[in-house]
Formats: sequence, structure tokens, C1' cells
RNA sequence: GGCGCUAUCGUCUAGUGGCUAGGACAGAUGGUUCUCAUCCAUCAAACCAGGGUUCGAUUCCCUGUAGCGCUA
Repeated sequence: GGCGCUAUCGUCUAGUGGCUAGGACAGAUGGUUCUCAUCCAUCAAACCAGGGUUCGAUUCCCUGUAGCGCUA
């Protein structure tokens, strides 16, 4: 250089056009406990960037960025 794959809460992830974007861990608050831990309840937190298609895009297309792999 060429080709391919991936990018979603702090972390790991689900989501194949119409979600209030879900779950686990972590965090905060409260309950339980003499205290801590465990356990229970509640809360906050995310779609890599820019275009395009569409009535509607996290999802489809293009370009870029980053990471990974194959190849020369």
C1' cells in the first nucleotide's frame, strides 16, 4: 500500500428502520445489620465524527478517525 472486521453508560455487553436505547459489574442514596460485608429498593450514566437515503437511522449507504486481523 491492498482487503476485511469492529466502534453503544466508567467497564463488559443486548439491540437487523418506529426504544423513555435494555442488562450485568462498578458508582450514589436509602433499607437491613451493633459495625463492616452480604442482601433488598431506588437513582445517575452511552449510540466514534461528518454527510446521504428514508415520513422516520444506533440500525442501511459513503467518507473520515481509532483499534484489530490477513496479505504484499
Model confidence (mean pLDDT): 83 of 100. This is a predicted structure of a 72-nucleotide RNA (transfer RNA) from a bacterium. Its Rfam family is "tRNA". The family's RNA type in Rfam is transfer RNA.